Predicted 3D model of a 489-nucleotide part of an RNA (small-subunit ribosomal RNA, 5' domain) from an uncultured prokaryote. RNAcentral holds the full RNA, with entries from ENA. Its mean pLDDT, the model's own confidence on a scale to 100, is 81.
[in-house]
Context: one part of a larger RNA
């Protein structure tokens, strides 16, 4: 001198862009943050509209058929999105390669989609329970489930054989939407290998499924992944083990580079999800808003027994120098259901706080010498503050008021929005501070004080004329900031 997720003192006009729990992965009160399909299916309360039927006091009322809402089966999606960096030093990253694999949706290509069945919820009946819920017995539908058929370029195979699907929805049709079986593909995931990847030797030996073969056996697949034999090997001063410390990178920051520090925010991996440990279900998890189980904590109970998981967005309490709203909108980008209307979407766009930062704009402009007054200082003449003020002469940017909506190109759509833009109007009106002034280092007098009371980043002022201390008047330097502190090069 650069810089920063800053903080802290004093000060603060507007604006556009970005940032914003670096600490306790501490504990959480509320709301909200993953649903959708009725064009898979079976119902059914109220109400509303409506088309036609009956009755009728003409006021209605009955029944019946489409649509709307709810639990229930069912199909997709809760493995994306979003959040933390605890663990991890290598089962992870980074960049280069690899073979022994899967991949719902979406795509190419081919063949098919024909006959049957026997349940389960919902409902109804009865019981148990305070609640969470939860037994029993009956009825019923399906794109739920299960045989039969049919069967190849599919799987197995000892090569002779053998095993194997499917579902139908609509007001009718359909080259339209599904559905089943196979094929390439395209995305996405799972594995291997080699180089790189903190510092400690006051950590030197470490290791029995351990290195490594055979059979088996499990994965979607290789492989001690996991068994049983067999053999006794493997790693290690070119730092093994061990104990420390950290998520990694693109990249940030600093520097001429070399290099050092660093990993916020944006983007890719990665790894967690109150602690630990499990497997289910799918295509995909061993699942943040699933599930069992055990644990600690909080809550509810009628004491038998139940409930929960903010490192999701807000917000609370803690901690701390220290970090915002219990906002709006699905209008735009995107994301899940649904043929669509569309419905969800605290992802996201927007708005609200904060000078945290960074850019840019103001705080007038000219003109004025009676060099006014006042301050300050003197050698008492004058010096300075100073064209500075005041006066006179303009101007109106931001701020504020008030209005009114142009603009190309096919449609619909705006939270934001009292936006931005754009006219008009008023009146210098509503806007300056902080630091320092012995040398380093740009700026000097004067009172007070008197080694005191202070200052100091380094030499170092202060003890009776202090340009260093406190105050004044001048000056410098920066400016909506400044100047201290911590940190980095």
């Nucleotide at each position: 001198g650069a810089u920063u997720g800053a903080a802290c003192g004093c000060u603060g006009g507007c604006g556009g862009c970005a940032u914003g729990c670096u600490u306790a992965a501490c504990a959480c009160a509320u709301g909200c943050a993953a649903g959708u399909c009725g064009a898979a299916c079976g119902g059914u309360a109220a109400g509303c509209a409506u088309g036609a039927a009956c009755c009728u006091u003409c006021g209605g009322g009955u029944a019946c058929g489409a649509g709307u809402a709810c639990a229930g089966u069912g199909g997709c999606g809760g493995a994306c999105g979003g959040g933390u960096g605890a663990g991890u030093a290598a089962u992870g990253c980074a960049u280069a390669g690899g073979a022994a694999u899967c991949u719902a949706c979406c795509u190419u290509a081919u063949a098919g989609u024909g006959g049957g069945g026997g349940a389960c919820a919902a409902c109804c009946u009865g019981g148990g329970g305070a609640a969470a819920c939860u037994c029993a017995g009956g009825c019923u539908a399906a794109u739920a489930c299960c045989g039969c058929a049919u069967a190849a370029u599919a799987c197995c195979u000892a090569a002779g054989g053998g095993u194997g699907a499917a579902a139908g929805a609509g007001g009718g049709g359909g080259u339209g939407c599904g559905c089943u079986a196979u094929u390439g593909g395209a995305u996405g995931a799972g594995c291997c290998u080699g180089c790189g990847u903190c510092g400690g030797a006051u950590u030197a030996g470490c290791u029995u499924g351990u290195a490594g073969g055979u059979g088996g056996g499990g994965u979607a697949a290789u492989g001690g992944c996991c068994u049983a034999c067999c053999a006794a090997g493997g790693c290690a001063a070119c730092g093994a083990u061990c104990a420390g410390u950290a998520g990694c990178u693109g990249g940030u920051c600093u520097g001429a580079g070399a290099g050092g520090a660093u990993g916020a925010u944006c983007a890719g991996c990665c790894a967690c999800a109150c602690u630990g440990g499990g497997a289910c279900u799918g295509a995909g998890a061993c699942a943040c808003g699933g599930c069992c189980c055990a644990g600690a904590c909080u809550c509810c109970u009628a004491c038998g027994g139940g409930a929960g998981g903010c490192a999701g967005c807000a917000g609370u309490g803690g901690g701390g120098a220290a970090u915002a709203u219990u906002g709006g909108a699905c209008a735009a980008u995107g994301g899940g259901c649904g043929c669509a209307a569309g419905c969800c979407u605290g992802a996201u766009c927007c708005a609200g706080c904060c000078a945290u930062g960074c850019c840019g704009c103001g705080u007038g402009u000219g003109u004025g010498a009676a060099g006014a007054a006042g301050g300050c200082u003197c050698u008492a003449g004058g010096g300075u503050u100073g064209u500075a003020a005041a006066g006179c002469a303009c101007u109106u940017u931001a701020a504020g008021u008030u209005g009114c909506g142009u603009u190309a190109u096919c449609u619909g759509u705006g939270a934001c929005g009292u936006u931005a833009c754009c006219a008009a109007c008023a009146g210098a009106a509503u806007a300056a501070g902080c630091a320092c002034c012995g040398g380093c280092u740009a700026a000097c007098u004067c009172c007070g004080u008197g080694c005191c009371a202070g200052c100091a980043g380094c030499c170092g002022c202060g003890g009776u004329a202090a340009u260093a201390c406190g105050g004044a008047g001048g000056g410098u330097g920066c400016a909506a900031g400044c100047g201290u502190u911590a940190a980095u090069c």